RNA sequence: UAUAUGACAAAGGGGUGCCUGAAAAGGCUGAGAUUAUACCCUUAUAACCUGAUCCGGUCAAUGCCGGCGUAGGGAUUGUUUCUACAGUUCAC
Numbered sequence: 001u002a003u004a005u006g007a008c009a010a011a012g013g014g015g016u017g018c019c020u021g022a023a024a025a026g027g028c029u030g031a032g033a034u035u036a037u038a039c040c041c042u043u044a045u046a047a048c049c050u051g052a053u054c055c056g057g058u059c060a061a062u063g064c065c066g067g068c069g070u071a072g073g074g075a076u077u078g079u080u081u082c083u084a085c086a087g088u089u090c091a092c
C1' cells in the first nucleotide's frame, strides 16, 4: 500500500406476503411474514426497491419457483490480527 482476510465495537439500511375465519387464532413458503430491537444486509452477480396490476410454470393461494438480472438504484466507520507486494535503515 490493499476500500484485501479474520475478529471485535458502535452506527445505519430493509421486508413483513397468500389462504381460512366475525374475531381470536390457524395453515403455506422462507433467515425473517403479530414492527419482534428478532432476522437479514451495509459498495454489493446474495439485504432491499424500481420495472410490475410484467412474462412463463406450479399451487388451495401467493415474488411459491424461474425469467427480467453481469439491468438501474441502494445503507459504514473505527480498532486489531494474518497474508502478499513495494520502499527505507541496519547486520551478514
Stems, first nucleotide, its partner, number of pairs: 001084002006080005011042004017028004048073003054067004
Predicted 3D model of a 92-nucleotide RNA (TPP riboswitch aptamer (THI element)) from Bacteroidales bacterium KHT7. Rfam family: TPP riboswitch aptamer (THI element). About the family: Vitamin B(1) in its active form thiamin pyrophosphate (TPP) is an essential coenzyme that is synthesised by coupling of pyrimidine and thiazole moieties in bacteria. Its mean pLDDT, the model's own confidence on a scale to 100, is 77. The sequence is in RNAcentral, with records from Rfam. Of the family's consensus pairs, 91% are formed in the model.